c-di-GMP-I riboswitch aptamer from an Actinomycetota bacterium, 77 nucleotides, folded computationally. The prediction has a mean pLDDT of 88. Lineage of the source: Bacteria > Bacillati > Actinomycetota.
RNA sequence: ACACGAAAAAGGCAAACCCGCCGCGAGGCGGGGACGCAAAGCCAGGGGCCUCCAGCGCGAGGUAGCCGGUUACCGAA
Numbered sequence: 001a002c003a004c005g006a007a008a009a010a011g012g013c014a015a016a017c018c019c020g021c022c023g024c025g026a027g028g029c030g031g032g033g034a035c036g037c038a039a040a041g042c043c044a045g046g047g048g049c050c051u052c053c054a055g056c057g058c059g060a061g062g063u064a065g066c067c068g069g070u071u072a073c074c075g076a077a
Stems, first nucleotide, its partner, number of pairs: 004075002012037002017032006035065001041070003046067002048063005053057001
C1' cells in the first nucleotide's frame, strides 16, 4: 500500500412503527424509536426497482438500507 473485518477500542448511522409538516404519488424532512449496518458517508451521469400522466415518452420524478461508482476512521487474525 492492497485486501480483509474481531468476542478490540473510540465514535457513527438508524428499518418497522408512532407524531408533526411537505408531495397527486413513489417518497422526503423533523421528533420519538431500534431491525439492522464496516461505508446504512457521498454520488440518481450506468443497470435494477418504484411512482405520476389527456399525451405512455428519447417524458417528469423517487429509491444509495438493490447492484454499482467514489472517498474515508480503527487494526486482531